[in-house]
RNA sequence: GGCCACGUAGUUCAAUGGAUAGAACGAGGGUUUCCUAAACUCUAAAUAGCAGUUCGAUUCUGCUCGCGGCUACCA
Numbered sequence: 001g002g003c004c005a006c007g008u009a010g011u012u013c014a015a016u017g018g019a020u021a022g023a024a025c026g027a028g029g030g031u032u033u034c035c036u037a038a039a040c041u042c043u044a045a046a047u048a049g050c051a052g053u054u055c056g057a058u059u060c061u062g063c064u065c066g067c068g069g070c071u072a073c074c075a
């Protein structure tokens, strides 16, 4: 340099055109307890960026950025 895959919450994963993007773990508050843990309950937290298609985009298309893999050349 070329090709391929991926990018969603602090982490691991869903939702794959349709109303307000969910779950688990984690974090914080509350109940309980002499205290802690556990349990129960509540809360906060995310679609990498720009543009396009569409009535409607996390989803489809293009470019950029980031990360990973394969491969070629030089040395």
Base pairs, nucleotide, nucleotide: 001071002070003069004068006066007065010025011024012023013022018055027043028042029041030040031039048064049063050062051061052060
A computed fold for a 75-nucleotide RNA from an uncultured Bacteroidota bacterium, annotated as transfer RNA. Its mean pLDDT, the model's own confidence on a scale to 100, is 82. The sequence was found in a public genome assembly. It matches the Rfam family "tRNA". A reference for the family is Hou (1993), "The tertiary structure of tRNA and the development of the genetic code", Trends Biochem Sci. Rfam classes the family as a transfer RNA.